[in-house]
């Protein structure tokens, strides 16, 4: 250099082009002599960046950045 893949909350993942969620983490209250453990509930997102197609976009398309992964 080419080809292919992956990027979504603090992590690890969903989400058939039609309300962006769910576990652990954080923090709050419950239970507990206290702590872990469990149990609830809150709050947290320019879905990599920029366009474009569409009545609508994490999703299609074009470019671009970052990381894998084969080839040379």
């Nucleotide at each position: 250099g080419g080809g292919c893949u992956u990027g979504u909350g603090g992590c690890u993942c969903a989400a058939u082009g039609g309300c962006a969620g769910a576990g652990c983490a954080u923090c709050c209250g419950g239970c507990u002599c206290u702590u872990a453990a469990c149990c609830g509930g809150c709050a947290g997102g320019u879905u990599g960046a920029a366009g474009g197609u569409u009545c609508g976009a994490c999703u299609c398309c074009u470019u671009c950045c970052a990381g894998g992964c084969c080839c040379a």
Molecule: transfer RNA
Organism: Candidatus Melainabacteria bacterium GWF2_37_15